[in-house]
RNA sequence: GCCCGGGUGGCGGAAUAGGCAGACGCACAGGACUUAAAAUCCUGCGGUGGCAACACCGUGCCGGUUCGACCCCGGCUCCGGGCACCA
Numbered sequence: 001g002c003c004c005g006g007g008u009g010g011c012g013g014a015a016u017a018g019g020c021a022g023a024c025g026c027a028c029a030g031g032a033c034u035u036a037a038a039a040u041c042c043u044g045c046g047g048u049g050g051c052a053a054c055a056c057c058g059u060g061c062c063g064g065u066u067c068g069a070c071c072c073c074g075g076c077u078c079c080g081g082g083c084a085c086c087a
Base pairs, nucleotide, nucleotide: 001083002082003081004080005079006078007077010026011025012024019067028044029043030042031041032040046057047056048055049054060076061075062074063073064072
């Protein structure tokens, strides 16, 4: 340099016909139970703003297509693998 696969919350990991992003699990927070803890159960848990209702943003980055993009297209970047070069 060329080819292939991948990048999604704090972590793992879904969503593949383009149609509510983050199911489910872990971790964490609050509560119940307990003398206390562990275990178990209940609730919450991406970010920002807000007392709240709610609003806006968010799938590596920048653009594009589309009514609509994690998903399709172009460029870039990082990670993994293969090939080539290395006279």
Molecule: transfer RNA
Organism: Bacillota bacterium